[in-house]
RNA sequence: GGGCCGGUGGUCCAGCCGGCAAGGACGCCUCCUUGACAUGGAGGAGAUCGACGGUUCGAGCCCGUCCCGGCCCA
Numbered sequence: 001g002g003g004c005c006g007g008u009g010g011u012c013c014a015g016c017c018g019g020c021a022a023g024g025a026c027g028c029c030u031c032c033u034u035g036a037c038a039u040g041g042a043g044g045a046g047a048u049c050g051a052c053g054g055u056u057c058g059a060g061c062c063c064g065u066c067c068c069g070g071c072c073c074a
Stems, first nucleotide, its partner, number of pairs: 001073007010026004019057001028044005050066005
């Protein structure tokens, strides 16, 4: 330098062919349960979806450039 894959709450992931208020697990907070803790139960907060442009009535999803990580080729 070229090619491919990935970047989504604190962490790890899903989101298939563009359209519901972006979902799950763990973690966190509150309440219940306990003598207390753990477990269990109920509820809750938390994501400008890597950045900037573009397409579209509408973008996490499509297109372009760039940034970051990984793999391969040279």

A computed fold for a 74-nucleotide RNA from a Thermoplasmata archaeon, annotated as transfer RNA. Model confidence (mean pLDDT): 81 of 100. RNAcentral holds the sequence, with entries from ENA. Rfam family: tRNA. By type it is a transfer RNA. Rfam links the family to the GO term triplet codon-amino acid adaptor activity.